[in-house]
Molecule: transfer RNA
Organism: Elusimicrobia bacterium CG1_02_37_114
RNA sequence: GGGGGUGUAGCUCAGCUGGGAGAGUGUCCCCUUGGCGUGGGGAAGGUCGUGGGUUCGAAUCCCAUCACCUCCA
Repeated sequence: GGGGGUGUAGCUCAGCUGGGAGAGUGUCCCCUUGGCGUGGGGAAGGUCGUGGGUUCGAAUCCCAUCACCUCCA
């Protein structure tokens, strides 16, 4: 330098074919307990790596770019 892959909540990840942004775990609150833990209920937490484009509408399609992984040179 070229090809491919990954990037979504603090962490690990899902989101299949363009229309509701989610799960587990962690954090906080409540219930349960004499107390802690377990268990149950609830809440907060997101510029979907970044910038453009297409579209009525983009995490999803297209282009560029950044970081990391991998293969080739």